THF (Tetrahydrofolate) riboswitch aptamer from Anaerocolumna sedimenticola, 97 nucleotides, folded computationally.
It matches the Rfam family "THF (Tetrahydrofolate) riboswitch aptamer". Rfam's curators write: Tetrahydrofolate (THF) riboswitch was first reported for Ames et al. as an RNA motif in 5' untranslated (5'-UTR)regions of folate transport and biosynthesis genes in Firmicutes genomes.
The model forms 82% of the base pairs in the Rfam consensus.
The organism belongs to Anaerocolumna, within Bacteria.

RNA sequence: AGCAGAGUAGGAUUUUGUGCGUUAAGUGUCACCGGAACGGGGAGUUGUCCGAUGAACGAAAAGUUAUCUUGCGGUACAGAAUUCGCAUCCCGCUGCU
Numbered sequence: 001a002g003c004a005g006a007g008u009a010g011g012a013u014u015u016u017g018u019g020c021g022u023u024a025a026g027u028g029u030c031a032c033c034g035g036a037a038c039g040g041g042g043a044g045u046u047g048u049c050c051g052a053u054g055a056a057c058g059a060a061a062a063g064u065u066a067u068c069u070u071g072c073g074g075u076a077c078a079g080a081a082u083u084c085g086c087a088u089c090c091c092g093c094u095g096c097u
Base pairs, nucleotide, nucleotide: 001097002096003095004094005093010084011083012082013081014080015079016078017077018076019075020073021072022071029055030054031053033051034050035049036048040091041090042089043088061070062069063068
């Protein structure tokens, strides 16, 4: 110097447990504001995530007479499995030549 590769946060799906709602909150969508994180180092977005406010939309109950059961919700949190994975730039790391 060339070629190849590894590693994060996090995301998605499935599943288990414990809850919440079913008197409709939550989830999802849009607008706006604020914040956070983004391989070992540096930079870092129009991407990602979180929170607040506002707007439109919007649902699956049944059994039972117990306060429970079975469901339902693009429901919350935690665990497990699988899978994707640094937006991008520079440097570094490992292997081979």